[in-house]
Context: one part of a larger RNA
RNA sequence: AUGAACGCUAGCGGCAGGCCUAACACAUGCAAGUCGAACGGUAACAGGGAAAAGCUUGCUUUUCCGCUGACGAGUGGCGCACGGGUGCGUAACGCGUAUACAAUCUACCUCUUACAGGGGGAUAGCCUUUAGAAAUGAAGAUUAAUACCCCAUGGCAUUAUAAACCGGCAUCGGUUUAUAAUUAAAGUUUCGGCGGUAGGAGAUGAGUAUGCGUUCUAUUAGCUAGUAGGUGUGGUAACGGCACACCUAGGCAACGAUAGAUAGGGGCCCUGAGAGGGGGAUCCCCCACACUGGUACUGAGACACGGACCAGACUCCUACGGGAGGCAGCAGUGAGGAAUAUUGGACAAUGGGCGGAAGCCUGAUCCAGCCAUGCCGCGUGCAGGAAGACUGCCCUAUGGGUUGUAAACUGCUUUUGUACAGGAAGAAACCUUUCCACUUGUGGAGAGCUGACGGUACUGUAAGAAUAAGCAUCGGCUAACUCCGUGCCAGCAGCCGCGGUAAUACGGAGGAUGCAAGCGUUAUCC
Numbered sequence: 001a002u003g004a005a006c007g008c009u010a011g012c013g014g015c016a017g018g019c020c021u022a023a024c025a026c027a028u029g030c031a032a033g034u035c036g037a038a039c040g041g042u043a044a045c046a047g048g049g050a051a052a053a054g055c056u057u058g059c060u061u062u063u064c065c066g067c068u069g070a071c072g073a074g075u076g077g078c079g080c081a082c083g084g085g086u087g088c089g090u091a092a093c094g095c096g097u098a099u100a101c102a103a104u105c106u107a108c109c110u111c112u113u114a115c116a117g118g119g120g121g122a123u124a125g126c127c128u129u130u131a132g133a134a135a136u137g138a139a140g141a142u143u144a145a146u147a148c149c150c151c152a153u154g155g156c157a158u159u160a161u162a163a164a165c166c167g168g169c170a171u172c173g174g175u176u177u178a179u180a181a182u183u184a185a186a187g188u189u190u191c192g193g194c195g196g197u198a199g200g201a202g203a204u205g206a207g208u209a210u211g212c213g214u215u216c217u218a219u220u221a222g223c224u225a226g227u228a229g230g231u232g233u234g235g236u237a238a239c240g241g242c243a244c245a246c247c248u249a250g251g252c253a254a255c256g257a258u259a260g261a262u263a264g265g266g267g268c269c270c271u272g273a274g275a276g277g278g279g280g281a282u283c284c285c286c287c288a289c290a291c292u293g294g295u296a297c298u299g300a301g302a303c304a305c306g307g308a309c310c311a312g313a314c315u316c317c318u319a320c321g322g323g324a325g326g327c328a329g330c331a332g333u334g335a336g337g338a339a340u341a342u343u344g345g346a347c348a349a350u351g352g353g354c355g356g357a358a359g360c361c362u363g364a365u366c367c368a369g370c371c372a373u374g375c376c377g378c379g380u381g382c383a384g385g386a387a388g389a390c391u392g393c394c395c396u397a398u399g400g401g402u403u404g405u406a407a408a409c410u411g412c413u414u415u416u417g418u419a420c421a422g423g424a425a426g427a428a429a430c431c432u433u434u435c436c437a438c439u440u441g442u443g444g445a446g447a448g449c450u451g452a453c454g455g456u457a458c459u460g461u462a463a464g465a466a467u468a469a470g471c472a473u474c475g476g477c478u479a480a481c482u483c484c485g486u487g488c489c490a491g492c493a494g495c496c497g498c499g500g501u502a503a504u505a506c507g508g509a510g511g512a513u514g515c516a517a518g519c520g521u522u523a524u525c526c
Stems, first nucleotide, its partner, number of pairs: 001524002004522005011378006017371002019336001024334003028331003033078003038075002041071002045069003048065008085289003094214008104206002109202007117151004127140005157182011187194002215261003222252003227249008264286004268279004291312005314325004342368001344367003350364001351362004381412004392402003418462005426453001431448008470515005475496003481510005491498002
């Protein structure tokens, strides 16, 4: 010093931290949705309209109409690659640091240029049948789109060829011109907008390559055939044995290859005067993983924790034909363990997704609960009070000493606690509304609305010392000593050691010392 544990003890608050072991298995709930301002529609709710019935004659019930607000399921878009978890693997360009990409991509966002003409066939849903225990399907009819397809137009786009100029870093890069070829688009609207297509630039994010650094073992000395290089082709956003065909026979290694062991890396943290030594919890960055192994699909981005497929182990359902699942998300359960918390509240704030917005979602987050786990702060009273009271303990010369101003008693205070009353900041935006400016949809000013925490923090009043001290030690190291009991017994102990009849070392008592809501012990590091 600690993410600690154990023993004894325990008044409060603030701020932090909390499965280090089984990357063991998981019941249950929640953790990723949203958009009707893309679409066909209408299962539920509400409004409106029409018809019918009942009667209380202005109401109720039923049926119909997507007409309206909205909206279940569905098509479509965006998101689900973020956020959250864990440290299995990895000794590696994984990480750190410094460079490079003339070898690369980048949805949403910002700026900018140009454009958006015409047509078509389906499909889900709905409907009618139908298979199955279920999961899930199958057939027919029919329908829409910002879903899909075709034609047109098109260049500062791409490809090929040719030419000129400029530049460099070797392959080459940039600009311009000509020719040829290829590829676009989507609407909706409350008329304000929101979107669409093709480029250019930026921003952000990602990918790749390289120098240097990065644990132990030589009781691991040789290793390597896609291996090392070349040519060509393929593949990729892109370079490359990345893959393949052929050719050459190379490449690495005592400056430690190969093999084995261990391990996520860094910022940082602990210790120390420093140099060093040790660690990698919380927080931040990067990496890897998501029951185990493999594979790709979609997409700007994944080879994808709460997506798909295959194989395996395990668990569950079954009508035995067949199906379902993946907490290393937040809580929670069992197990393991010396050991680690609530199946809580809220989206009020911050941030994220979708949406024009209202808003919806958000176990991210903000809060609350539990735990002396740690750090810090406060309290458990203060002043006076000697007859130096009584008890206890000790010495004894019987006088006394000590506990001890301690108590009693007197006065004071009320932190804290209790009761009562008041009561926040965190909130400014979005949105609504009024006004102003102009570039007429933007900006600014004012007002209104919104708080989980929480009737919390805080403040005031009232009464009353009232509600609050322990733990370890006392032979030396090491601050603190006597008596009794025991008699090498019982026991103590970090080291030296103590105990066999006068034990300051064992056990008890009185007293003392140290720290204090903690104190000791154990473990680990300096």
The part of an RNA shown here (small-subunit ribosomal RNA, 5' domain) has 526 nucleotides and comes from an uncultured Flavobacteriaceae bacterium. The coordinates come from a structure-prediction model, not an experiment, and the mean pLDDT is 83. Its Rfam family is "Bacterial small subunit ribosomal RNA". The full RNA is in RNAcentral, with records from ENA, Greengenes and SILVA.